[in-house]
Context: one part of a larger RNA
RNA sequence: UUAGGUGUAAAGUGUCUAUAAGUGGCUUUUUAGGUCCAUUAAAUCUUAUAGCUCAACCUUGGAUAGGCGGUGGAAACCACCAAGUUUUAGUAUAUUAAAGGUAGGUAGAAUUUAUAAUGGAGUGGUGAAAUGCACUAAGAUUAGGAAGAACACCAACAUGUGAAAGCACUCUAUUUUGCCAUUAUUAACACUUAGACUUGAAAACUAGGGGAGCAAAUGGGAUUAAAGACCCCAAUAGUCCUAUCUUCAAACUAUGGACACUAAUGUUGUGCACACCAACCUAUAUAAUGUUGUAUCUAAUGUACUAAGUAUCCUUCUUAGGAAUUAUGUUCAUGAAAAUGAAACUA
Numbered sequence: 001u002u003a004g005g006u007g008u009a010a011a012g013u014g015u016c017u018a019u020a021a022g023u024g025g026c027u028u029u030u031u032a033g034g035u036c037c038a039u040u041a042a043a044u045c046u047u048a049u050a051g052c053u054c055a056a057c058c059u060u061g062g063a064u065a066g067g068c069g070g071u072g073g074a075a076a077c078c079a080c081c082a083a084g085u086u087u088u089a090g091u092a093u094a095u096u097a098a099a100g101g102u103a104g105g106u107a108g109a110a111u112u113u114a115u116a117a118u119g120g121a122g123u124g125g126u127g128a129a130a131u132g133c134a135c136u137a138a139g140a141u142u143a144g145g146a147a148g149a150a151c152a153c154c155a156a157c158a159u160g161u162g163a164a165a166g167c168a169c170u171c172u173a174u175u176u177u178g179c180c181a182u183u184a185u186u187a188a189c190a191c192u193u194a195g196a197c198u199u200g201a202a203a204a205c206u207a208g209g210g211g212a213g214c215a216a217a218u219g220g221g222a223u224u225a226a227a228g229a230c231c232c233c234a235a236u237a238g239u240c241c242u243a244u245c246u247u248c249a250a251a252c253u254a255u256g257g258a259c260a261c262u263a264a265u266g267u268u269g270u271g272c273a274c275a276c277c278a279a280c281c282u283a284u285a286u287a288a289u290g291u292u293g294u295a296u297c298u299a300a301u302g303u304a305c306u307a308a309g310u311a312u313c314c315u316u317c318u319u320a321g322g323a324a325u326u327a328u329g330u331u332c333a334u335g336a337a338a339a340u341g342a343a344a345c346u347a
Base pairs, nucleotide, nucleotide: 003319004318005317007301008300012315014199017196021192022191023190025085026084027083028082031079033078034077035074036073037072038071039070040069046062047061048060051057089186090185091184092183096178097177100175101174102173103172104171105170111147112146113145115143116142117141118140122133123132160167161166206243207242208241209240213239214238218234219233220232221231256314257313258312260310261309263292264291265290266289267288268287269286270285271284273282297302321346322345329340330339331338
């Protein structure tokens, strides 16, 4: 490479945009590159006979893969030329939904802390204890004050939204996006995408702030044969903010993206009919999101209109285990690391 595969056995890039490249709606023409058809003499070469005494030579018949090339044609398909069309796709209009993003302001509980007052011996913690705090007045109660971080109920087991990571007190400003529907409009403008660019939880690094609670490391008290742990008392980085950096996760739906077709029943958004109005009910269309489950598929588990089904197009990755998320080299990074990534040998 072929072929078979990629939910759980090796294998879907963390995610979006998008270049090269590959693939690609309907109708009617043009051309004839691909494609298809016909043809491409004899001799020669080869094989089996016949005839010159044999041979060379010569006669007759047969065989001669596949491919390239030449010439002349066909026009269904791919492609090319030209024109048209509206179902893919996009734009505009109108309406609507949302924890989508950014910036700023604000509220109420709780925690800790400082001050004052009341009061006077314990408190705290555990399986049981102790370390710890406390007559220099703790804990408890009351008053008003400060600080930082996070947002109870509403809330959903089936919520919404965003490309993913993720996003929830509340208000304002600004900005982005999606679905349904209507009438116009462009008229295939599309799908996928190597490389490339953007973004990317937590932890960690750099610089400056902040620091209530929680809490790696660390110290102490217990447990234990030992305890470097589980339990307890303290407590520093960190967790928070601003600006850089890092680019790795079980970054999971362990399931790449797009189009079409194939059951039932719910929730959310939108639209239409019914309805005097509103809500509900009923019927129905569409997008998203769940449950059960037929056929199918599957090694089985299970999946099943959100497919792991039936088909098409593009793409990442895999090729038995270990050695090996390693060595070497390169790229990148302040660094720590990350990306790419073998072999000997073993079995």
A computed fold for a 347-nucleotide part of an RNA from Torreya grandis, annotated as small-subunit ribosomal RNA, central domain. The RNAcentral record of the full RNA draws on SILVA.